[in-house]
Context: one part of a larger RNA
RNA sequence: CCUGCACCUGGACAGAAAGACCCUAUGAGCUUUACUGUAGCUUGGGAUUGGGUUCGGGCUUGGUUUGCGCAGGAUAGGUGGGAGGCUAUGAGGGUUAGUUUGCGGACUAACCGGAGCCGCUGGUGAGAUACCACUCUAACUAAGCUAGAAUUCUAACCUCAACCCGUAAUCCGGGAGAGGGACAGUUUCAGGUGGGCAGCUUGACUGGGGCGGUCGCCUCCAAAAUGGUAACGGAGGCGUGCAAAGGUUCCCUCAGGCUGGUUGGAAAUCAGCCGAAGAGUGUAAAGGCAGAAGGGAGCUUGACUGCGAGACCUACAAGUCGAGCAGGGUGGAAACACGGCCUUAGUGAUCCGACGGCACUGCGUGGAAGGGCCGUCGCUCAACGGAUAAAAGUUACUCUAAGGAUAACAGGCUGAUCUCCCCCAAGAGUUCACAUCGACGGGGAGGUUUGGCACCUCGAUGUCGGCUCAUCGCAACCUGGGGCGGUAGCACGUCCCAAGGGUUCGGCUGUUCGCCGAUUAAAGCGGUACGUGAGCUGGGUUCAGAACGUCGUGAGACAGUUCGGUCCAUAUCCGGUGUAGG
Numbered sequence: 001c002c003u004g005c006a007c008c009u010g011g012a013c014a015g016a017a018a019g020a021c022c023c024u025a026u027g028a029g030c031u032u033u034a035c036u037g038u039a040g041c042u043u044g045g046g047a048u049u050g051g052g053u054u055c056g057g058g059c060u061u062g063g064u065u066u067g068c069g070c071a072g073g074a075u076a077g078g079u080g081g082g083a084g085g086c087u088a089u090g091a092g093g094g095u096u097a098g099u100u101u102g103c104g105g106a107c108u109a110a111c112c113g114g115a116g117c118c119g120c121u122g123g124u125g126a127g128a129u130a131c132c133a134c135u136c137u138a139a140c141u142a143a144g145c146u147a148g149a150a151u152u153c154u155a156a157c158c159u160c161a162a163c164c165c166g167u168a169a170u171c172c173g174g175g176a177g178a179g180g181g182a183c184a185g186u187u188u189c190a191g192g193u194g195g196g197c198a199g200c201u202u203g204a205c206u207g208g209g210g211c212g213g214u215c216g217c218c219u220c221c222a223a224a225a226u227g228g229u230a231a232c233g234g235a236g237g238c239g240u241g242c243a244a245a246g247g248u249u250c251c252c253u254c255a256g257g258c259u260g261g262u263u264g265g266a267a268a269u270c271a272g273c274c275g276a277a278g279a280g281u282g283u284a285a286a287g288g289c290a291g292a293a294g295g296g297a298g299c300u301u302g303a304c305u306g307c308g309a310g311a312c313c314u315a316c317a318a319g320u321c322g323a324g325c326a327g328g329g330u331g332g333a334a335a336c337a338c339g340g341c342c343u344u345a346g347u348g349a350u351c352c353g354a355c356g357g358c359a360c361u362g363c364g365u366g367g368a369a370g371g372g373c374c375g376u377c378g379c380u381c382a383a384c385g386g387a388u389a390a391a392a393g394u395u396a397c398u399c400u401a402a403g404g405a406u407a408a409c410a411g412g413c414u415g416a417u418c419u420c421c422c423c424c425a426a427g428a429g430u431u432c433a434c435a436u437c438g439a440c441g442g443g444g445a446g447g448u449u450u451g452g453c454a455c456c457u458c459g460a461u462g463u464c465g466g467c468u469c470a471u472c473g474c475a476a477c478c479u480g481g482g483g484c485g486g487u488a489g490c491a492c493g494u495c496c497c498a499a500g501g502g503u504u505c506g507g508c509u510g511u512u513c514g515c516c517g518a519u520u521a522a523a524g525c526g527g528u529a530c531g532u533g534a535g536c537u538g539g540g541u542u543c544a545g546a547a548c549g550u551c552g553u554g555a556g557a558c559a560g561u562u563c564g565g566u567c568c569a570u571a572u573c574c575g576g577u578g579u580a581g582g
Base pairs, nucleotide, nucleotide: 001582002581003580004579005578006577007576008575010574011573012572015568022403024401025400027398028395029394030393031392035199036198037197038196040193041192042191043190044189045188046187047186048185050153051152052151053150054149055148057146058145059144060143061142062141063140064139065138067136074129077135078134079133080132081131084118085117086116093112094111095110096109097108098107099106100105157180158179159178160177163175164174165173166172203215204214205213212232216238217237218236219235220234221233239384240282241341242340246300247299248298249297250296251295252294254278256274257273258272259271260270280289281288283346285344286343287342304327305326306325307324310321311320312319316385329338330337331336352378353377354376355375356374357373358372360371361370410457411455412453413452414451416450418446419445420444421443422442423441427437428436464539465537466536467535469531470528471527472526473525474524477502478501479500480497481496482495483494484493485492504518505517506516507515508514545563546562547561548560549558550557551556
C1' cells in the first nucleotide's frame, strides 16, 4: 500500500419532517365602547277582540246663553234687513228659588196677579236700541265621530287531578263545574337594546418586520450647461388672499450713505449731494422686473357672453398657452389695451343628490311626475387616480402556501467600534522627552467584541453553558536564553528570542464572565460553525399548563419574574483506531 474483520463518529452543509422562529400572501379561533346585521329581551300600534258604567279631552252639527270705557233712559259684540213687534196660549208688576256678575245689573223656572209693554221719533254717541237673519268671543247642553283613563261583565281566549257522555278507554274529543279574562298568549309593523350569534374590515412605503416617519401640490439643490432622472438625500412652503392688491389713462422712482436742520434720540418728517437697484413685489423659493411687473391719482368692472386657427406637455385621464372672429362694454383725443392679479402652489375624477334656467323627452291621449341639457353647489374621498353610504384588535391554541426575493444562529464581505502595534514628542520623571509613562495629532495590523451589508443555507446549516476529547496561533502566564534600567543585593520594570512541556481544587450563580476561599512554578490570551448534542447533558433561552407584577375595556402581551415541560438512530461512503492475510 491492497483486501477483509471488529470498532469510533470528525465529514458527506449526513438521514428523518416542502422551518413551528421571521417576513409575504391567504385562512381560521378568540376579543371588543371596529363596521353591518341578527336570535333573544323590551316598549308602542294593528289583528285575534266583545258588552256595560263612570271620568275628563278634541272636532263637527243643532240649541240656549254671554258681551258693561265716556256720553247716553243704560250692560250698545259686529254687519245687514227693519216700521213695526210681543200680549187672555197672560203685559207691566210682585214673591220664592237658581245661574252669573264689572255688585250697576242680566237671565231662567214656579207661583200671585189681570192689561198693558217695547220700538220708531227725540236725545246722547264713532256706532241706536223692538223684531228677524248671518256671524265673532266666552260658556253650557244634546247628538255624532274620534283618541284615552278607570272600573265592571262574560261569551272569544287561557288554566284546572277528582264529575258526565262517546266508552268495558288514566289518550282524545264533547259537555257540566271552578278560576282567570278581553288581559294574557300568538301574529304583524315600528322604536330601543342586543359579541348571545353571524358576516366582514383592520392600507402601503420601509436597507427584515414592528415602533417612529411619510403618502397630494409648489420652489430650489442633488441633476452630470436642452428636456427628463432615484433614495427613510439636503432645504423651505401650500390647502389661500385681494371689490382692489382687478381694468385702463396719466404721472412718479427705490434701499442706503454723507452733510445740514426746532423739540428729535441709531432710526419719524425736511433740504442738498452720492447712489443701476443692495429697495419693493400680499404670501415659500427660484426666475424676473427701473423704458418697470415697483409707488401714486382719475374714471371704472374685460374678475365679460358665444367661440377659437394653432401649439406646449403627455401612456391615459388631466394640465398649459393662444392670435383671431362675433356680440355688447370700460378706459383713452387716438393708436390701442382689457376674457383678473410679475410668473410658477392655494387642490379632488366618476357616481349620487340639491338649487336656478332651457322646454328636449313625457309608457293610450292631454297634462303632470320622473329624466335629459346649460349654469352653480355638497367630499382633510389628505392613504389626496378617490375599493364601501358604513369597519378595530388578538393568537405562545394555531393552520396553509411561499421566501434564503427577508430577519434571528453560524459563515462571508467590511472593519466604524474593538484589541494590539508603530510615528511625532508637548509634558511627567529633582536635572534629563524616550529607565518608565506619554497629551494633542498621525499611520497600521489583527479579524476574538458591538455593529453595517443581506451573499450560500427557511423541500431545516440544532441555539447558551457544562462534561468528554482535543488541535492550532503567539500578542509568552510558568519554566529556558538575553539587552536596557531611575540594575548595590533580594525583588522588580521594560524590551528581544523561544510554542518543548505545563497552565490546580473548591463556594455562589444555568451561567460564559465575575466575586470569594485554599493552593501553585504558573493558575496565559485567542482561533477552530462564539471547536466538539448521528459524543453526553438540558440548568438557561424558545411551544402547549399555571401564577405574580405591569400594560390592555378585552382577547391577550412583556430581552420582567416564577413552578412544570418527550433530545430519534442497527453507520452506506470518506476519515480514524485495532487486528488478520497478501
Predicted 3D model of a 582-nucleotide part of an RNA (large-subunit ribosomal RNA, domain V) from a metagenome. Its Rfam family is "Bacterial large subunit ribosomal RNA". RNAcentral holds the full RNA, with entries from SILVA. The prediction has a mean pLDDT of 83.